[in-house]
RNA sequence: CUACUAGGGGCGCCAGUUGGCUGAGAAGUACCCUUUGAACCUGAUCUAGUUCGUACUAGCGUAGGGAAGUGGGUUA
Numbered sequence: 001c002u003a004c005u006a007g008g009g010g011c012g013c014c015a016g017u018u019g020g021c022u023g024a025g026a027a028g029u030a031c032c033c034u035u036u037g038a039a040c041c042u043g044a045u046c047u048a049g050u051u052c053g054u055a056c057u058a059g060c061g062u063a064g065g066g067a068a069g070u071g072g073g074u075u076a
Stems, first nucleotide, its partner, number of pairs: 001072005006034004011028001012021003040065003046059004
């Protein structure tokens, strides 16, 4: 790095509605993450900025939590 199995997680905002915005993913036989853990939760009805509006962007964050085994390959 990858495969299989098992497990963890999120699903918001705007619009009268079809729709629109960001993103890997906004209920998908999908997507992401599994301790080398920012997948995700708490803090948070948080702070600053932007926007039609929203974690949309940044801070918070050298904060606290958070779910694993086996095999194969590559490199040192």
Predicted 3D model of a 76-nucleotide RNA (TPP riboswitch aptamer (THI element)) from Bacillus andreraoultii. Lineage of the source: Bacteria > Bacillota > Caryophanales > Bacillaceae > Bacillus. Its Rfam family is "TPP riboswitch aptamer (THI element)". Gene Ontology term of the family: thiamine pyrophosphate binding. From the family's description: Vitamin B(1) in its active form thiamin pyrophosphate (TPP) is an essential coenzyme that is synthesised by coupling of pyrimidine and thiazole moieties in bacteria. Its mean pLDDT, the model's own confidence on a scale to 100, is 79.